[in-house]
RNA sequence: CCACGACAAGGCAAACCUGGCGAAAGCCUGGGACGCAAAGCCACGGGUCUAAGCGGAUUCUGGACCGUACGACCGCCGGGCUGCCGAAU
Repeated sequence: CCACGACAAGGCAAACCUGGCGAAAGCCUGGGACGCAAAGCCACGGGUCUAAGCGGAUUCUGGACCGUACGACCGCCGGGCUGCCGAAU
């Protein structure tokens, strides 16, 4: 130094609740802890979620319906970048 993962310090924060934003998925704030050694960052590959808009179909109209990401998730799996500590191996 790399793999790896004990101790200690510190860190993050699922579900749920509050308030806000959003068409939704979801995000943000505060509370709260199921967990996490990258649960730090990047939607690059796969995957998942949503469907406002657009297209289709239908209709008198509206709504409902089907497709679609340019929306979202990195706490789904890979990949990339960065990073605290240092027992055992």
A computed fold for an 89-nucleotide RNA from an Armatimonadota bacterium, annotated as c-di-GMP-I-GGC riboswitch aptamer.
Lineage of the source: Bacteria > Bacillati > Armatimonadota.
Its mean pLDDT, the model's own confidence on a scale to 100, is 87.
It matches the Rfam family "c-di-GMP-I-GGC riboswitch aptamer". Rfam 15.1 lists 1,298 matches to the family in 717 species.
It was read from a public genome assembly, where an Rfam model found it.